This is a predicted structure of a 107-nucleotide RNA (SAM riboswitch aptamer (S box leader)) from Candidatus Saccharibacteria bacterium RAAC3_TM7_1. Rfam family: SAM riboswitch aptamer (S box leader). From the family's description: The SAM riboswitch is found upstream of a number of genes which code for proteins involved in methionine or cysteine biosynthesis in Gram-positive bacteria. RNAcentral records the identical sequence in 2 taxa. The model forms 97% of the base pairs in the Rfam consensus. Lineage of the source: Bacteria > Bacteria candidate phyla > Candidatus Saccharimonadota.
RNA sequence: GACGUAUCCAGAGUGCAGCGAGAGAUCUAGCUCGACGACCUGCCGGCAACCAGCUCUAUGCCAGGUGCCCCUUCUAGCCAAACAAUAAUAGUUUGGAAAGAUAAGAC
Repeated sequence: GACGUAUCCAGAGUGCAGCGAGAGAUCUAGCUCGACGACCUGCCGGCAACCAGCUCUAUGCCAGGUGCCCCUUCUAGCCAAACAAUAAUAGUUUGGAAAGAUAAGAC
């Protein structure tokens, strides 16, 4: 890197240092974070049972391997149904898809 599988409305930093302008994956729109220093990097702190391990049967224990620590994966975009309504577009809710992230697997 491509493949199928599972999960994604829970949880966890006003920490210290470095950097210095954008960041929240991509495009558009909205919203949010950011010179009171975001994002990113290192250290420290923390969350969490996917895998491993333990007990041996219970939605049990355990942070060893990953992972994660603003906003639901920040929201919408595509399809369907319902609702309400317009001159028309648009709108609201629900379900699904697409895309993405993470894990373990097989190639």